[in-house]
The RNA shown here (Bacterial RNase P class A) has 396 nucleotides and comes from Maritimibacter sp. Rfam family: Bacterial RNase P class A. Gene Ontology terms of the family: dimeric ribonuclease P complex, tRNA processing and ribonuclease P activity. NCBI's taxonomy places the organism under Bacteria, Pseudomonadati, Pseudomonadota, Alphaproteobacteria, Maritimibacter. The sequence was found by an Rfam model in a public genome assembly.
């Protein structure tokens, strides 16, 4: 030098006018309240305000409600090799195996096909206990031989059709042929040795079973309530503590003069079942009609945070020790305009042998935008850095 792979990082920088959102710190003005205080509006002051994915809503949760939990089943969805991290995970690390790739790497919806059912179009003879078209080989006849034909057994090694044809290759045997025998390879069981473990090594033993899809049902392990900040909880306020219509219960015991009150039973909350529990004691559930409330304040950002060191650890990560506080809007804040610079492209000009540097001109600067937080994961990006690695090519 060129062309590939991993990883990681930044992804526009200033200045100069005016403007937006939120908080600390003062001071002023209006309302409210006794009064602390509260709300709103304005000056000044410090510092703070968009992502690497903020997107997709695809996985996990963390929070918050639901009269349901516990447990064992079912039904529905999810994951799928092993060992490890993590709050978790369908994610991440690291190993195994299998596929791609000359290699760095890179993919994997990776359990089970001998438990069952089901598919393999068209083509071919024949797509799974298949199948005999062409071809080989023997008999027999036509016509003695040979070629042909025609009919009967054997045969699938060759051919042909396919993604793919019931193991390959060589050899021996046959009337031609076949694991029909043998060698090695493949499969298939494997003592034993390694490794936690997927798994790999492997002494030996078997002529050897009939392929492929489980990203078709499906069978195994293992795992999982529901909804979701438009969750919720406070305040203020206002209707109509409505109206019609259906199911089912409308019982028992104790105190009580009665009103009632207590507890059981029935019924009722969950797919069943079992235990606890809860609602109810003139209740439960269910269809319809129709009236209030769109206000304000919480929830809201200090967190399974983030940056730095150091120690384990191959590594995800995990521990100590010290810094830091970095959006909280509420129809949704950070924006305009002017200017310089930088990066990329295109082009004129100069210097050099060449790499290249210099000037000057145009044009352009990616995807994109919180709304409860956060761990991924997958999609989109114009451009530039930075490290490490393969392969090839050349000089030393």
């Nucleotide at each position: 030098g060129c062309g590939g792979a991993u990883g990681g990082c930044c992804g526009g920088a200033u200045g100069a006018u005016c403007g937006c959102c939120g908080c600390u710190a003062g001071g002023g003005c209006a309302g409210g309240g006794a009064a602390a205080c509260c709300u709103g509006c304005c000056c000044u002051u410090g510092g703070g305000g968009a992502g690497g994915a903020a997107a997709g809503u695809c996985c996990g949760g963390a929070c918050u409600c639901c009269a349901c939990a516990a447990g064992a089943c079912a039904a529905c969805g999810g994951u799928g090799c092993c060992g490890g991290g993590u709050a978790a995970c369908g994610c991440c690390c690291g190993g195994c195996c299998g596929g791609g790739g000359c290699a760095a790497c890179c993919c994997g919806a990776g359990g089970g096909a001998a438990a069952g059912c089901g598919c393999c179009a068209c083509a071919g003879a024949g797509a799974a206990c298949a199948a005999a078209c062409c071809g080989c080989c023997c008999c027999g006849g036509a016509c003695g031989u040979g070629a042909u034909c025609c009919g009967g057994g054997g045969u699938c090694a060759g051919g042909c059709u396919g993604a793919a044809a019931c193991g390959g290759u060589g050899g021996g045997g046959u009337a031609a042929g076949a694991g029909c025998c043998c060698a090695c390879c493949g499969c298939g069981c494997g003592a034993c040795c390694g490794g936690c473990a997927a798994c790999g090594g492997a002494a030996g033993c078997g002529g050897c079973a009939c392929g492929g899809c489980a990203a078709g049902c499906c069978c195994c392990a293992c795992c999982g309530g529901g909804a979701g900040c438009a969750a919720u909880g406070c305040c203020a306020a206002a209707u109509a503590g409505g109206g019609a219509c259906c199911u089912c219960a409308c019982g028992c015991c104790c105190g009580g003069c009665a009103a009632c009150g207590g507890g059981c039973a029935a019924g009722g909350c969950c797919g069943u079942c079992u235990u606890g529990g809860c609602c109810c004691u003139u209740g439960a559930g269910g269809u319809u009609c129709g009236g209030g409330u769109u206000g304000g304040c919480a929830g809201c950002u200090u967190g399974a945070a983030g940056c730095g060191u150091u120690c384990g650890g191959u590594g995800a990560c995990g521990g100590a020790c010290g810094c830091u506080c970095u959006a909280g809007a509420g129809g949704a804040a950070u924006g305009a305009u002017c200017g310089u610079c930088g990066g990329c492209g295109g082009u004129g000009g100069g210097c050099g042998c060449a790499a290249g540097c210099c000037c000057g001109c145009c044009g352009u600067u990616a995807c994109a935008a919180a709304a409860u937080c956060c761990g991924g994961c997958u999609u989109a990006c114009a451009g530039g850095c930075c490290a490490u690695c393969c392969g090839c090519g050349c000089g030393u």